[in-house]
RNA sequence: UGAGUCAGCCAGGCAAUCGCCCGUGAGGGAGGAAAGUCCGGGCUCCAUAGGGCAUGACGCCAGGUAACGCCUGGGCGGCGUGAGUCGACGGAAAGUGCCACAGAAAAUAUACCGCCAACCUAUGGUUGGUAAGGGUGAAAUGGUGCGGUAAGAGCGCACCGCGUAUCAGGUAAUUGAUAUGGCAGGGUAAACCCCGUCAGGAGCAAGGCCAAAUAGGGGAACAUUGGUGUGGCCCGCACUGUUCCCGGGUAGGCUGCUAGAGGUGUGCGGUGACGCACAUCCCAGAUGAAUGAUUGUCCAAGACAAAACCCGGCUUAUCGGCUGACUCGUUUU
RNA sequence: GCGGGCGUAGUUCAGCGGCAGAACAUCAGCUUCCCAAGCUGAGAACGCGGGUUCGAUUCCCGUCGCCCGCUCCA
Numbered sequence: 001u002g003a004g005u006c007a008g009c010c011a012g013g014c015a016a017u018c019g020c021c022c023g024u025g026a027g028g029g030a031g032g033a034a035a036g037u038c039c040g041g042g043c044u045c046c047a048u049a050g051g052g053c054a055u056g057a058c059g060c061c062a063g064g065u066a067a068c069g070c071c072u073g074g075g076c077g078g079c080g081u082g083a084g085u086c087g088a089c090g091g092a093a094a095g096u097g098c099c100a101c102a103g104a105a106a107a108u109a110u111a112c113c114g115c116c117a118a119c120c121u122a123u124g125g126u127u128g129g130u131a132a133g134g135g136u137g138a139a140a141u142g143g144u145g146c147g148g149u150a151a152g153a154g155c156g157c158a159c160c161g162c163g164u165a166u167c168a169g170g171u172a173a174u175u176g177a178u179a180u181g182g183c184a185g186g187g188u189a190a191a192c193c194c195c196g197u198c199a200g201g202a203g204c205a206a207g208g209c210c211a212a213a214u215a216g217g218g219g220a221a222c223a224u225u226g227g228u229g230u231g232g233c234c235c236g237c238a239c240u241g242u243u244c245c246c247g248g249g250u251a252g253g254c255u256g257c258u259a260g261a262g263g264u265g266u267g268c269g270g271u272g273a274c275g276c277a278c279a280u281c282c283c284a285g286a287u288g289a290a291u292g293a294u295u296g297u298c299c300a301a302g303a304c305a306a307a308a309c310c311c312g313g314c315u316u317a318u319c320g321g322c323u324g325a326c327u328c329g330u331u332u333u
Numbered sequence: 334g335c336g337g338g339c340g341u342a343g344u345u346c347a348g349c350g351g352c353a354g355a356a357c358a359u360c361a362g363c364u365u366c367c368c369a370a371g372c373u374g375a376g377a378a379c380g381c382g383g384g385u386u387c388g389a390u391u392c393c394c395g396u397c398g399c400c401c402g403c404u405c406c407a
Base pairs, nucleotide, nucleotide: 001329002328003327004326005325006324007323008322009321010320012298013297014296015295016294017293018292020029021028022027031304035315036314038313039312040311041310042309043203044202045201046200050235051234052233053232055199056198057197058196059195060074061073062072063071064070075089076087077086078085079084090194091193095192096191097188098187099186112134113133114130115129116128117127118126119125120124142160143159144158145157146156147155161183162181163180164179165178166177167176168175169174207255208254209253210252217246218245219244220243221242222241226240227239228238229237248406249405262281263280264279265278266277267276268275269274299302334403335402336401337400338399339398340397343357344356345355346354351387359375360374361373362372363371380396381395382394383393384392
């Protein structure tokens, strides 16, 4: 100096005027995704959430965490010269299914062309052997070489691959070494399924309280071996009518509501995710729903986008810029 | 805000992983003096982006759009 990789940060600034929400006041007032609602938890009600089936999700190993389908580290595999990065990454030898067309054959097996042998009615045919070669297909029954043979073939041997056993390293995934088996049954589990782990249901329109109002009503269905208790079934537990339709009333307020698995700083432990200790800070809480408008000025010319019970993640959208670490190349000394 | 469902011709709907169909509508021809009806034929689609698979409308993930339900009292 060029090209790149990874991690993190900012999200127009300042001033004036007029407004909005919370709060007695002082004072405070959107985001990294507040989003999608895809996962996981807290909280609330129903048994303090109990047993079994079904169903669903996840799936290399170890750890982190309140928990997870998230994160960290490691293994293996793919990509990259590299820094790095990506991976739905258990089982196809438990069983079942599927593999269109083409092709001899798509998995009990089998032979179109070819090669070889024998025979015959002989430029051909029949029978047998073979799976090296050709052809089909997305995929064809281990690969390469040598020997061997009528031609061939794991038929034999060497190396590679695969399976099994032992030993060694590692908590483990797994890696390496040695011995051994001639090698057997191609793919698909984001097809059913098997194995292992996890999961009770519903959601702040949950739930609680006050006030107001009235026709505390009518009909249908089911019914005590019943019904209800927020997806399905059986049991258990609790309660005793339940569900639907028609009709009626109220369209008010309070609470849940924000101090929390909270933020910031320092120290310690850990490779890291993260944990522990101390200090310090209080930082939206609306309910037709608040953060805006105008003007001036600066330069890099402002993207995606707006809380609604609260957190931890994932995914998606996003103008422009800054910082740090690292890699590869080129040049000069 | 919370929960659930659906995207296939212009419209309404089908569709076992193997060439995407039907009805109505549109257009053209035949028939008729003309129109309608009828007959024959044609055009026209899997919301979008990835993944699994030899192969995806179908299976999985993401995304976009649309639709439906959910207050209290008795």